RNAcentral holds the sequence, with entries from ENA and MGnify. Transfer RNA from an Ignavibacteriaceae bacterium, 73 nucleotides, folded computationally. Its Rfam family is "tRNA". From the family's description: Transfer RNA (tRNA) molecules are approximately 80 nucleotides in length. By type it is a transfer RNA. The organism belongs to Ignavibacteriaceae, within Bacteria. Model confidence (mean pLDDT): 81 of 100. RNAcentral records the identical sequence in 2 taxa.
RNA sequence: GCCGAAAUAGCUCAAUUGGUAGAGCAGCGGUAUCGUAAACCGCAGGUUGUGGGUUCGAGUCCCUCUUUCGGCU
Repeated sequence: GCCGAAAUAGCUCAAUUGGUAGAGCAGCGGUAUCGUAAACCGCAGGUUGUGGGUUCGAGUCCCUCUUUCGGCU
């Protein structure tokens, strides 16, 4: 230098080929226990990497840039 993949909650990852952004763990509160943990119930947490475009509607499609990983030379 060229090609490809990835970026979504604090962490690990989904989101059925465009139509309400979710789960597990972690966090907080509660139930229960003499008490703690496990268990069970609930709550909160998101500018979907940046900036544009297409569309009635974008995590998803197109373009630019950034970062990470892999491959080729």